SAM riboswitch aptamer (S box leader) from Kitasatospora viridis, 133 nucleotides, folded computationally. It matches the Rfam family "SAM riboswitch aptamer (S box leader)". Its family is annotated with regulation of gene expression in the Gene Ontology. From the family's description: The SAM riboswitch is found upstream of a number of genes which code for proteins involved in methionine or cysteine biosynthesis in Gram-positive bacteria. NCBI's taxonomy places the organism under Bacteria, Bacillati, Actinomycetota, Actinomycetes, Kitasatospora.

RNA sequence: AGCUCAUCCAGAGGGACUGAGGGAACGGCCCGUUGACGUCCCGGCAACCUUCUCGACCGGCCUGUAGCAGGCCCCGGCGGGACAGGUGCCAAUUCCGGCCUGUGGCGCGCCCGCGCCACGGGGAAGAUGAGGA
Repeated sequence: AGCUCAUCCAGAGGGACUGAGGGAACGGCCCGUUGACGUCCCGGCAACCUUCUCGACCGGCCUGUAGCAGGCCCCGGCGGGACAGGUGCCAAUUCCGGCCUGUGGCGCGCCCGCGCCACGGGGAAGAUGAGGA
């Protein structure tokens, strides 16, 4: 580099250095000499890996049973708590869109079909983590 799975509308900034571009690409729209982006230091957020003698909600097991009731089990799912360590992250939903599709509105005189706008769903691309060869 490529593969698989999960997540991506929440959250979290100060200082020093540097000095012109940056937000992946394209279109848009933004950020930026009132110093962006980047590097370093400190701080923080989150909870993927991690962890808990936390919860019987799902699930599993047992007993009795007509429907059902009672009991047991945190191994698995789900929910909750923690944050030492490995990552990650700390403008804007991944900033928005491109492809397909649903609903509504408007337009092309009407139907059909198409286009535009708004709000959704899915995909593509990307990012991050975990895993495997």